[in-house]
RNA sequence: GCAGAUGUAGUACAUCGGUAGUACCCCAGCUUCCCAAGCUGGUGAGGCGGGUUCGACUCCCGUCAUCUGCU
Numbered sequence: 001g002c003a004g005a006u007g008u009a010g011u012a013c014a015u016c017g018g019u020a021g022u023a024c025c026c027c028a029g030c031u032u033c034c035c036a037a038g039c040u041g042g043u044g045a046g047g048c049g050g051g052u053u054c055g056a057c058u059c060c061c062g063u064c065a066u067c068u069g070c071u
Stems, first nucleotide, its partner, number of pairs: 001070007010024004018054001026042005047063005
């Protein structure tokens, strides 16, 4: 330099055009003499900028970061 892949809560992963979900973590409550465990509830996220669309994490373009391969 070229090609490809990935980017989603603090962490690890789903969802592939129609309210973005799960687990752990965190907070509150219940339970307990206390702690732990357990149960219930809650907060918090689409790398960035444009475009298409009634509607975009999703499709298109550019860009950034990481990883892999080729030279």
Molecule: transfer RNA
Organism: Lachnospiraceae bacterium